[in-house]
Context: one part of a larger RNA
Order: sequence, then C1' cells, then structure tokens
RNA sequence: GGAUGAACGCUGGCGGCGUGGCUAAGGCAUGCAAGUCGAGCGGAUUUUGUUUUGUAGCAAUACAAAACACGAUCAGCGGCAGACGGGUGCGUAACACAUUGGUAAUCUUCCCUCGAGUCGUGCAUAGCUUUCCGAAAGGAAAGGUAAUUCACGAUGGACAUGUGGGGUCAUAUGACAUUCACAUGUAAAGCAGCAAUGCGCUCGAGGAGGAGCCUAUGGCCUAUCAGCUAGUUGGUGAGGUAAAAGCUCACCAAGGCUAUGACGGGUAGGGGGCGUGAGAGCGUGGCCCCCCUCACUGGGACUGAGACACUGCCCAGACACCUACGGGUGGCUGCAGUCGCGAAUAUUCGGCAAUGGGCGAAAGCCUGACCGAGCGACGCCGCGUGCGGGAUGAAGGCCUUCGGGUCGUAAACCGCUUUUACUAGGGACGAAUUUUGACGGUACCUAGCGAAUAAGAGGUUGCUAACUCUGUGCCAGCAGCAGCGGUAAUACAGAGACCUCAAGCGUUAUCC
Repeated sequence: GGAUGAACGCUGGCGGCGUGGCUAAGGCAUGCAAGUCGAGCGGAUUUUGUUUUGUAGCAAUACAAAACACGAUCAGCGGCAGACGGGUGCGUAACACAUUGGUAAUCUUCCCUCGAGUCGUGCAUAGCUUUCCGAAAGGAAAGGUAAUUCACGAUGGACAUGUGGGGUCAUAUGACAUUCACAUGUAAAGCAGCAAUGCGCUCGAGGAGGAGCCUAUGGCCUAUCAGCUAGUUGGUGAGGUAAAAGCUCACCAAGGCUAUGACGGGUAGGGGGCGUGAGAGCGUGGCCCCCCUCACUGGGACUGAGACACUGCCCAGACACCUACGGGUGGCUGCAGUCGCGAAUAUUCGGCAAUGGGCGAAAGCCUGACCGAGCGACGCCGCGUGCGGGAUGAAGGCCUUCGGGUCGUAAACCGCUUUUACUAGGGACGAAUUUUGACGGUACCUAGCGAAUAAGAGGUUGCUAACUCUGUGCCAGCAGCAGCGGUAAUACAGAGACCUCAAGCGUUAUCC
C1' cells in the first nucleotide's frame, strides 16, 4: 500500500447493487416452512332442482319425510410426493474431496422411444354401527362394507434359473448376438367420456438423467509419537448385497503396513474460487455453485425405485412440559422471533404476480424454495451539499518588528441555476395474443417552489503533505519507530492558520 462477513470512537444528505450470529452444533414461547388427487374407493354432511307421500288450507302455498339428479365440503382406505427443495460445519486426515480411468461386478420411480399384453376368481380391512377401558394421549371387542388394497388361477417371452451344443469377442471367473434344444418359474386395474378417444396398469428392449462400488494421482502440523496389526494379510467353502470384496462366518496358511514416516497425537469439511503479489508463491474457503456431512445425544431397522429418513417409526439417555401419579408429549443446525453468550450481526413483514418444485385430466391447491419490501454507511459504485460577479480587501478572530500581515472573493451585496429535497398531476416494463403484478401509486415523466434540505474526521518534529501564539515546566501528558516534556516546547494542552481524505474519517484485529 491492498484486503475484510469486521468491531470500536467521532460524524452522517440521497440512491443503486450486494451483504449481515465469525461466539454457545447452547436452550427455546408463538406462528408458518409438504402436501395433493372425489376422473382409484365405500361413505358422512350439505346447497339447489325435480318427483312422490303426509299435515294445514277451497286454493295458491307452507312445513316435514323419502327417492333421484347436477354440484360442494369432509375424516378414512388407496395412489404419488414427503430421499427434493431449505439449514449447519459437529464429526471426518478418509476414496471425504479434486482430477483420471474402470464397472466383462451394478441399480434406477417419474420422463422419452420401441415391442407385446391387459382373461378369470376369491379372502379381508379401515371408515361406519354397537358395547367397553382411559384424566388425557389413545385403545379393545363384536357386526358388516369398497377399491387402481391384498391373494389365487390362466396365458406369455425378447425375462429369469438350470442342463447341453455352436459362433464372435475378451484381461479372467466371462460378455455379446431378438443363436439353438429341453425343463422349470413368473404379469396386469381400472377411471373419465354418448362415442371417438384420453389418462392409467403389466412384461420386455433401448435412451436420458440420477445413484452405488473400485483404481491411480494430488492437497495440513508433529519423531519430545518408531514400531503397528488377530478379521489382522491371503486362500477354500458358505452366507450376504442391486453389485466386486474379510462385507460376515467356519476352516487352513502366517501373513500385511512402516524413516518414500506406518501407528499415535494435534488441527481441519474438500473443491470451483477469494485476498495479495510483477511472478513464483503465501494466506484463505464468509456470500454464490458442485461434492461430502449432520439433524437433542447414542443405537436400530421398517417402508420404498431411492433413506437407515431435519419437521417418519422403535429402543436407551439427558433436558423440558402436561398429569386424576396410572401414564403421556416434545426436538428451530427451515423463515421470523426469544433468552443466553459475546466487541458484534436484521422484520414474530408482503406475495405466490414471476422463476422453479409437489400433486392433479384440468380448474386448481400447497410452496418462509423463490420474488419482493423493512432494518444496519457493513462493503462497493454513483450523486449532492451550489454557479458567475463582487475590495473600502467591511466587521470579527489570530499574528505583529505596531508599519502591517492573514482567514479572504471568503462574507455581505448583485445576477443565475434547480441536480437533490419538498408539493401537485400523469404513471409503467416485468404477463405468457383472454384473465392474472406482491413489488407499487414504486421507477420514470411533467409542472411548481425556493440557495433553498445536506460536512465532517484525522493530522501539522523526522519518516510524511501541513506553523505560529498562549498555558504547562521530566509535571500534566504524547508516542507506529526514532523519540518529545527539567521556563521562550512547530512533538504535551488550548487557540488561530494550514495539510490530507471526504459521507465519511480515524483506531484496533487479521492476511498478503
């Protein structure tokens, strides 16, 4: 000199774009943050209409009940989504990450392309009704019911398994080709519509995107850590997984790693990047993107294409809350907010209008993702706080050799302008040919008004741009270093003048 997620002091006009719990992965009141589908299903409630019946009435009509039709709402069963999106950096020195290859050792819902199919039957169960238990949370028994729920049978091959044969390829167990023969196994669901048809369902092949596993290489400190290791290293067999493998187990062998630093200890999420530097390098990993990791602490599996699952389940523990003392309930490292900690870090805001996501045939519903607004000079950038004229160099301050010098064209005064501010009028783009705008009466435009609404901070001995007076007297104090102060201090304190930067200026901390 540059830089910062900064903090502190003094000061503070505006706008745009960014950015804001670095500490206690400490505890959390409250609200919201993941639902959706009635075009899968049986019901319940209900608006409207029609018809029938009953009661009142001469009738119109009113009331009640039942049935039907078009709708609406709702708990439940069922489906899809809840494995994404959002947060954190505790742990992790590791195939965690980055780069490079491999998978002839693998999986893949939804989506796209292609081929084939969708026949028949049955048992349940929630909701509901009845009874009962419990303070509650919740639960038990009986009865009966539906489905795109579940089960059984049929058919099927390009699928799977086994046996046998041939071809091509391959690093090997092998792989491929709609290969051949035999045997065995295994599918399906409907809904809407007058229909056409559409949306689904099942099996298979391919694709796209996603994921798992493996290899090599790379990136911290410590030897005041020198030896480490029994599933340890390898084999055989078995189990296990979507899949190779001590991944697991039984048996056998005695191996495996290590001064090219094993093992131990400390520290730490990794990368793209970012800061600095001419570069080499050094430092760093906040915001944004990719990957990993965790979800009160520890453990476990279930469901599922996918989880060992942040707002799912079970167990244990700590903590907190409710309780009729028998027993229950909870998990902000989502968005706000609160206590605590701290030098220190924001609103319990608006909207789904846009972009994107989930569900749905759609209308649409949900979305603290997101889009916006609010707060903070926290950062960067831009703008303004006027412009021209004006000497008797006014008053006043300061200095003075008392002549004068300086603040100083500075002010006053004259003329001008209106960025900005304020007032009023108009008023968007962002929206997708109809509808739909939170932002927002915002940006922007026009008119009016009036120099009006707007300057400070640090410094002045040298380094280092900028000097005099007064006070003080090794005192009080200053200070980044050298050093100033003991009676004329340009170094302390005040004043005037001056210098630098400027809505900021300084100080502190950290990095180059």

Predicted 3D model of a 512-nucleotide part of an RNA (small-subunit ribosomal RNA, 5' domain) from Candidatus Magasanikbacteria bacterium RIFCSPHIGHO2_02_FULL_50_9b. Rfam family: Bacterial small subunit ribosomal RNA.